[in-house]
RNA sequence: ACCCGAUAAGGCCAAACCUCCUGUGAAGGCGGGACGGAAAGCGGCGGAUCUUUAAUCUGCAAUAUCAUCAAUAAAGAUGGCCGAGCUGCCGGA
Numbered sequence: 001a002c003c004c005g006a007u008a009a010g011g012c013c014a015a016a017c018c019u020c021c022u023g024u025g026a027a028g029g030c031g032g033g034a035c036g037g038a039a040a041g042c043g044g045c046g047g048a049u050c051u052u053u054a055a056u057c058u059g060c061a062a063u064a065u066c067a068u069c070a071a072u073a074a075a076g077a078u079g080g081c082c083g084a085g086c087u088g089c090c091g092g093a
Stems, first nucleotide, its partner, number of pairs: 003092003012037002017032002020029003035080001041086002045083003048078007058067002
């Protein structure tokens, strides 16, 4: 250095839920709160999931600004879904 991770030491982060704020929404932010986490540090690159909008298809006798499975396109969300990338603390019990 790689690799590995303990009922070690000192620290760190903070799910659900609640208050307030932002956003059409997914969701995000402050505070409270801890389910968990050795990268739960960083960045949406690939996949995945989710949201909004549009057009198309379908449903209704028919129309529609109504409803709607799936697919497509555009714009987004999630780094605590997975992979890959970058960086990093302690230790070898």
Molecule: c-di-GMP-I riboswitch aptamer
Organism: Deltaproteobacteria bacterium